[in-house]
Context: one part of a larger RNA
RNA sequence: UGACGGGGGCCCGCACAAGCGGCGGAGCAUGCGGAUUAAUUCGAUGCAACGCGAAGAACCUUACCAAGGCUUGACAUGGACCGGUAACGCCUGGAAACAGGUGCCCCACUUUGUGGCCGGUUCACAGGUGGUGCAUGGUUGUCGUCAGCUCGUGUCGUGAGAUGUUGGGUUAAGUCCCGCAACGAGCGCAACCCUCGUUCUAUGUUGCCAGCGGUUCGGCCGGGGACUCAUAGGAGACUGCCGGGGUCAACUCGGAGGAAGGUGGGGACGACGUCAAAUCAUCAUGCCCCUUAUGUCUUGGGCUUCACGCAUGCUACAAUGGCCGAUACAAAGGGUUGCCAACCCGCGAGGGGGAGCUAAUCCCAUAAAGCCAGUCGUAGUCCGGAUCGCAGUCUGCAACUCGACUGCGUGAAGUCGGAAUCGCUAGUAAUCGUGGAUCAGAGUGUCACGGUGAAUACGUUCCCGGGUCUUGCACU
Numbered sequence: 001u002g003a004c005g006g007g008g009g010c011c012c013g014c015a016c017a018a019g020c021g022g023c024g025g026a027g028c029a030u031g032c033g034g035a036u037u038a039a040u041u042c043g044a045u046g047c048a049a050c051g052c053g054a055a056g057a058a059c060c061u062u063a064c065c066a067a068g069g070c071u072u073g074a075c076a077u078g079g080a081c082c083g084g085u086a087a088c089g090c091c092u093g094g095a096a097a098c099a100g101g102u103g104c105c106c107c108a109c110u111u112u113g114u115g116g117c118c119g120g121u122u123c124a125c126a127g128g129u130g131g132u133g134c135a136u137g138g139u140u141g142u143c144g145u146c147a148g149c150u151c152g153u154g155u156c157g158u159g160a161g162a163u164g165u166u167g168g169g170u171u172a173a174g175u176c177c178c179g180c181a182a183c184g185a186g187c188g189c190a191a192c193c194c195u196c197g198u199u200c201u202a203u204g205u206u207g208c209c210a211g212c213g214g215u216u217c218g219g220c221c222g223g224g225g226a227c228u229c230a231u232a233g234g235a236g237a238c239u240g241c242c243g244g245g246g247u248c249a250a251c252u253c254g255g256a257g258g259a260a261g262g263u264g265g266g267g268a269c270g271a272c273g274u275c276a277a278a279u280c281a282u283c284a285u286g287c288c289c290c291u292u293a294u295g296u297c298u299u300g301g302g303c304u305u306c307a308c309g310c311a312u313g314c315u316a317c318a319a320u321g322g323c324c325g326a327u328a329c330a331a332a333g334g335g336u337u338g339c340c341a342a343c344c345c346g347c348g349a350g351g352g353g354g355a356g357c358u359a360a361u362c363c364c365a366u367a368a369a370g371c372c373a374g375u376c377g378u379a380g381u382c383c384g385g386a387u388c389g390c391a392g393u394c395u396g397c398a399a400c401u402c403g404a405c406u407g408c409g410u411g412a413a414g415u416c417g418g419a420a421u422c423g424c425u426a427g428u429a430a431u432c433g434u435g436g437a438u439c440a441g442a443g444u445g446u447c448a449c450g451g452u453g454a455a456u457a458c459g460u461u462c463c464c465g466g467g468u469c470u471u472g473c474a475c476u
Base pairs, nucleotide, nucleotide: 002475004472005471007470008469009468010467011466012465013464015460016459019424020423021422022421026315027314028313029312030311031310032309033308034306035305042053043052064301065300066299067298068297069296070295073125077124078123079122080121081120082119083118084117085116088103089102090101091100092099093098107115108114109113127290128289130288131287132286136284137283138279139278140277141275143273148187149186150185151184152183153182154163155162156161167178168177169176193267194266195265196264198235199234200233201232202231203230204229212222213221214220238261241255242254243253244252245251317417321376322375323374325372327370333364334363335362338357339356343352344351345350383414388409389408390407391406392405393404394403430452431451432450433449434448435447436446
């Protein structure tokens, strides 16, 4: 100087408290441990591993296992020699890969040939998701969007070092003000960027009977740019104004005006560093290792096992509800190898059909909770839907291991969950649907979108984490 203290002071954070809803009990889904296995590929392991890499394991993927093959190789470049002219098929064996046989026969040119291309032999080499993240780059997590971390010159100290950065106020902030042996500066903070909220201007193949006319009543047609909206460019918020407090400084409290008020809401953005943190399996890469195999191809299997333990979710246990009928109101997305309308068939998943759309034009696409009626009456039920049987649909070479969905039947546990524990401060929690990525198909996951829409915060004693000053110290 730091680190540490069941030392002290000050301060902050859904940290506690005050509230609302959960998890922990049940069933199922997914991940992990363990066990099992020929293999159950590998990595991630307190917070910061465990719906994580994986934005999607039937084959493929795939790295694992068994069996069958290949050895200049599935892939690249170059040299030498030989042969052929591509491509594309057919036959036999086989699970395929592959092995053997056979048909066919291309292009350009400076046409005995050369080049392109293909095959064979051979030599260099290829190849490795093999090891080491404790040899590395790059990327990422975390403390933490916490307010800190430093430097130059000067000054002080024998020196390590200190000062500045401490102090008095203030702030979300080392934010700003005042003071001061310091004076300045850099990386961070804030702002500049995107988005939402108000308005103006410009432009109207979306929108509007707003005003006019027509109407088979649908912005449908003529027409209009008012409005909504879309796209672009401006304006607007700065403690600017008023009052109180204040060192009359920073600032703070109240008010006016305003769509918005003191950082307006949200996002992107992560200082010096810490954890030999994570990743050699995204990629790159040193060294080591394999080279008829630790490379590579194929078929089948496995990653989907199951006494059990944990984590994250979904669905419930019901009447603020279930079921039935009728009836409203979104946003954001995606679509030509695609989205698929009307109409017909089927109880349904779906099938037939074929219009439109390269999309503010057509389609996915009925939003659901809601509102209005009816029924059920506290019951393991008209709750709950696991499990199982049968019959089907779709995708796909192929749904046995191991897909999703539909119909009929079956109807399990479960009556609100011990100790303990999690999230959330406002358009938030809770609740309700919708869409996208990946994707042939497949999600309760994930990312996004809107609808309805709360309660509570006295306060900082305590728990956890952090900042700052100070103190002790047998550690550095």
This is a predicted structure of a 476-nucleotide part of an RNA (small-subunit ribosomal RNA, 3' major domain) from an uncultured bacterium. The coordinates come from a structure-prediction model, not an experiment, and the mean pLDDT is 85. Its Rfam family is "Bacterial small subunit ribosomal RNA". The RNAcentral record of the full RNA draws on Greengenes.